Bacterial RNase P class A from Macellibacteroides fermentans, 357 nucleotides, folded computationally. Model confidence (mean pLDDT): 77 of 100. It matches the Rfam family "Bacterial RNase P class A". The literature on the family includes a 1998 paper in Annu Rev Biochem by Frank and Pace, "Ribonuclease P: unity and diversity in a tRNA processing ribozyme". It is annotated as a ribozyme. The same sequence occurs in records of 3 taxa. The RNAcentral record of the sequence draws on ENA and Rfam.
[in-house]
RNA sequence: GCAGCAGACCGGUCUGUCGCUCACAUUCUAUGUGGGAGGAACGUCCGGGCAACGCAGAGCACCAUACUUCCUAACGGGAAGCUGUUUGUGAGAGCAGAGUAAUGUAACAGAAAAUAACCGCCGGCUUGCCGGUAAGGGUGAAAAGGUGAGGUAAGAGCUCACCGGGUUGCGUAGCAAUACGCGAUGCCGUACGUCUUAUGGGUUGUAAGGUCAUGUAUACCGGCGCAGUAGGAUUGCUCGUCCGAUGCCGGGGGGUAGACCGCUAGAGCCAGUUGGCGACAACUGGUCGAGAUAAAUGGCAGACGCCUUUGUUUUCGGACAAAGGUACAGAACCCGGCUUAUAGGUCUGCUGCAAUU
Numbered sequence: 001g002c003a004g005c006a007g008a009c010c011g012g013u014c015u016g017u018c019g020c021u022c023a024c025a026u027u028c029u030a031u032g033u034g035g036g037a038g039g040a041a042c043g044u045c046c047g048g049g050c051a052a053c054g055c056a057g058a059g060c061a062c063c064a065u066a067c068u069u070c071c072u073a074a075c076g077g078g079a080a081g082c083u084g085u086u087u088g089u090g091a092g093a094g095c096a097g098a099g100u101a102a103u104g105u106a107a108c109a110g111a112a113a114a115u116a117a118c119c120g121c122c123g124g125c126u127u128g129c130c131g132g133u134a135a136g137g138g139u140g141a142a143a144a145g146g147u148g149a150g151g152u153a154a155g156a157g158c159u160c161a162c163c164g165g166g167u168u169g170c171g172u173a174g175c176a177a178u179a180c181g182c183g184a185u186g187c188c189g190u191a192c193g194u195c196u197u198a199u200g201g202g203u204u205g206u207a208a209g210g211u212c213a214u215g216u217a218u219a220c221c222g223g224c225g226c227a228g229u230a231g232g233a234u235u236g237c238u239c240g241u242c243c244g245a246u247g248c249c250g251g252g253g254g255g256u257a258g259a260c261c262g263c264u265a266g267a268g269c270c271a272g273u274u275g276g277c278g279a280c281a282a283c284u285g286g287u288c289g290a291g292a293u294a295a296a297u298g299g300c301a302g303a304c305g306c307c308u309u310u311g312u313u314u315u316c317g318g319a320c321a322a323a324g325g326u327a328c329a330g331a332a333c334c335c336g337g338c339u340u341a342u343a344g345g346u347c348u349g350c351u352g353c354a355a356u357u
Stems, first nucleotide, its partner, number of pairs: 001353010012304007020036007038328001043338001045337005050205004062201005067081005082097006098196002102194005118137002120133006145163006164188002166185008209261004218253001220251005231243004268287008305326009
């Protein structure tokens, strides 16, 4: 220098003008002053606060999670590690990781996909059948650990040596997952499920929920009036008994529109110091930074900045000019995470290649 990896961060500035929203002050209903989006405000995926409903407690079902230690209010999040596997030359990155008692599936091909006999090999006889056999061949993504020797009718962890893996005892290191060493054990196919175990989860979300409450209608109550009338119940009918309106005035509960609270001072934010590999924690100091409700935070014009391309010029550092670009997105109860989108740019550490000193 080129190409990359990991992490952290920034993500426009100014002026004029016309508006929007909130607060305060004047005045008195219009002026003035001040505040006014984000790193993701997105998704609404996980956790918590708060609230309502439910609530005697428990179980089943369902869902989620599942190596270790730590962080945290909590988490399915994060940090630092461990094991296996895939990928990259590498810095690195991705995925998986409780248990195996029981049980299921494994297309095509192949005899067979797990108590294996198609060819081959060996033995027997009734000569085309029975038995033994996993050395060799063939099929397959995968074929019963590998090599050699012994053994045998032929073979086989059947036995032995070495190698690979597993299980297990002890020791060492580590908080632990685990690693290494020594020993014991012939225990030896793989993948994905079901299942089992442990832990967590009551449901719904601030349009939760609460307060006030105009108009209209009205439950209920009182007064006046119709009137103990119409009507209804009892009964086959009549009497009797019981209930009993429609109106006007007043009170009044619930409640629609609407208003207010909830609503933004909080596991807050910004520095510094200390502890820790780190996530993070403690302490000290400072600070207050949107609150709309159909939804404000914007439009237009100009200047500057940044990037790209082209041209001119150069003292090779750059300078000037033109054209183009300047992202993703937008609060709605609040926090902690995760995921996804993002023009352009900055910083730190590291890797590969090439060359120079």